[in-house]
RNA sequence: AAAUCAUCAAGAGAGAUUGAGGGACAGGCCCUGUGAAGUCUCAGCAACCAACUGUUUAUCAGUAAAGGUGCUAAUUCCUGCAGAAAGAAACUAUAUUUCUUAUCUGGAAGAUGAAAG
Numbered sequence: 001a002a003a004u005c006a007u008c009a010a011g012a013g014a015g016a017u018u019g020a021g022g023g024a025c026a027g028g029c030c031c032u033g034u035g036a037a038g039u040c041u042c043a044g045c046a047a048c049c050a051a052c053u054g055u056u057u058a059u060c061a062g063u064a065a066a067g068g069u070g071c072u073a074a075u076u077c078c079u080g081c082a083g084a085a086a087g088a089a090a091c092u093a094u095a096u097u098u099c100u101u102a103u104c105u106g107g108a109a110g111a112u113g114a115a116a117g
Base pairs, nucleotide, nucleotide: 004114005113006112007111008110013042014041015040016039017038021031022030023029025080026079027078028077043072044071045070048068049067051063052062053061054060076109081106082105083104084103085101086100087099088098089097090096
């Protein structure tokens, strides 16, 4: 790096340093010298692992937040593929084709954790 399992509509930011980018990728749309990303300090959120309790194991449920991670603009910011629904256009036409979306479902991709290598 690839593969497996779980989750992704909720939640939670100040200061210092520095100085132009950032939101994974593409398109869109945003954030940003009223200070981006990075680094450091402190704080917070959540509850994946670990801990404790219900039972002995597993599972499941609950508790707390001292440990290992993670996270603290916008639903993973939205869409990327397929199907459905609605609307529009072409056509003589109920068919067919094409296009669109403050809609729905599944997937893909990505992120995080766990386990394993």